[in-house]
Context: one part of a larger RNA
Parts: sequence; structure tokens; C1' cells
RNA sequence: CGCUUUGGUGCCUGAGGGGAAGGUCCCUUUAGUACGAGAGGAACGGGGGAUCGGCGCCUCUAGUCCAUCGGUUGUCCGGCAGGGCAAUGCCGAGCAGCCACGCGCCAGCGGAUAAGGGCUGAACGCAUCUAAGCCCGAAGCCGCCCCCAAGACGAGGCACCUUACGGCCGUCGUAGUCGACGACGUUGAUAGAGCUCGGGUGUACGGCGGAAGCCUUCGGGCGACCGCCUCAGCCCGGAGCCACUAACCACACC
Repeated sequence: CGCUUUGGUGCCUGAGGGGAAGGUCCCUUUAGUACGAGAGGAACGGGGGAUCGGCGCCUCUAGUCCAUCGGUUGUCCGGCAGGGCAAUGCCGAGCAGCCACGCGCCAGCGGAUAAGGGCUGAACGCAUCUAAGCCCGAAGCCGCCCCCAAGACGAGGCACCUUACGGCCGUCGUAGUCGACGACGUUGAUAGAGCUCGGGUGUACGGCGGAAGCCUUCGGGCGACCGCCUCAGCCCGGAGCCACUAACCACACC
């Protein structure tokens, strides 16, 4: 831009495309059955598992985690406290997220057939699966399943609203390179702050008590480290609650 040149919202149909979504093996049952003199010894069907592959997920396990918390070296900010820099300085741990080594799912049925097996049956009085006709028959083909899909120009359908719209702007994320998509904008839980819960680190600063020892003017001072206050302190890209903050007002602009 188009679909009769005319709105908005929601839900469909499915022409036509795409998919490999499944592959292989083992165990068990069928069954010591059928079969076979015996020796031996199946199958159809059912159940369970392994592995490869596909799709999805993060409860568990594992990895990562330049959020975070802690330890620690050198140096600088005069000392303490608190920090900067050194590959995240190095090291230990690590939620969310992302993930595999972790978890879940991945039947079967129908139709038409191939080789092949048959029925009826002439040509050719018999015979013959074939010439007419008919029945079966594959991990293969086409459907049922999943995805896209009305630009399918044959441009489709249904329901509702009845003058209604969308963009822009703002707060955002289940979305994301930008657009787009989705949620919300006070008739509000959209994000932040706060509180509570859950979680990560691992017991903060400071004070008090102790302390090997060192120094001392003999009065005392310093002191790694330990204990108590302290399951502390700090933090959370987790959840819930809550209009405190910002989504105001105008209804401008397209």
C1' cells in the first nucleotide's frame, strides 16, 4: 500500500508450506509354550530399561556467577575507621540468571502402495495372481501430531462495541541490537524506597574481659590473637505487603 476506498476489539478456518522427531539395542513376560523322537527351541502381543537424537525446564545434582559477603599482599588517601589501584590484585564461598553432567516429554492408528502372497478368471473347453475385476502386503509414501500461514489478488469467516482509534510521552519487563512485543500510568502495585519473609556470606565497627611476650621513668604502656555483646554486620539483578517517590497536569503534537 492492497483486500467493494472507510472504524475498533476479540476469536477462528486452513489453500499452501516446513518438521526426522524419532533411530538402535538390551532385559523381562509370552514360554521351556508352539515346533521337535530328542537335542534343542521361537514368534505375534504386553511391560521395563540403555544409548544416540529432538523439544522444553532449573525443583534436585553439577558448572558458571567482573551482583554480593569474607580473608589477605603491596602501595596511596597522615593514624583509626572506611576506601582507591594492582587481570575481578590474589584467594575462599556464592543467591538470582544462564546452563548440562541434572529433570520432563518424544504413542499408535488409518489410507494408498512396492517387492511379494492370494481370490475369481478368460484369451487357450484344462491350467494360470491378470488380460476385465477383487483381497492382502514395508522402518518407505500420504494423513492423524507440532510450527508458519488469507499478498490464499478466489486477498476468507464468526462474535461484540457503535463514533468509538492509534501513535507520541512517562514507569517498566515474562520482551528486546534498533524498531517490534508485552504490563502499567492515581478508577494505579509499573518501577524505586520502606517493612516483613526467604536467601548469600560467616560473627561487623566499637566497647568490655583475657593474652604469649615487648618496652618502662617501675606509676604503667603496647600487644598478634581469644572470648562476650553477636545465628552478628553487610548484601540480594528473590517473594509478599505497602501509594512514601516517579508514572503529574494539560489533552498540546502526529